[in-house]
Molecule: Bacterial small signal recognition particle RNA
Organism: Chloroflexota bacterium
């Protein structure tokens, strides 16, 4: 020097990893414009009884808060396979020749 494979690089498909909205679950969560039960107390009744319901409890809604999985989405992420690349750059072999 040369040949010939990889690297660098792109492109699919998967897979990792990050972040983030929804859902799923658990928990919190309404003085009164939730509901159930409605002590007291109040109202009707001659009476038994009944009405409406305040707190309290309880069950949740908006909404919030945790964990995790799985789907979406996004990305200067990981990795595999395939396939694809002109030059240059790095790199193995193998050959020549200084």
């Nucleotide at each position: 020097c040369a040949g010939u494979g990889g690297g660098c690089c792109u492109c699919a498909u998967g897979u990792u990893c990050u972040g983030u909205u929804g859902c799923c679950u658990u928990c919190c969560g309404a003085a009164c414009c939730u509901g159930g039960u409605c002590a007291g107390g109040a109202c009707u009744g001659a009476g038994a009884a009944g009405u409406a319901g305040c707190a309290g409890c309880c069950a949740u809604a908006a909404g919030g808060a945790a964990u995790g999985u799985g789907c979406g989405c996004a990305g200067g992420u990981u990795c595999a396979u395939g396939g694809g690349u002109a030059a240059a750059c790095c790199u193995g072999c193998u050959g020549u020749g200084a």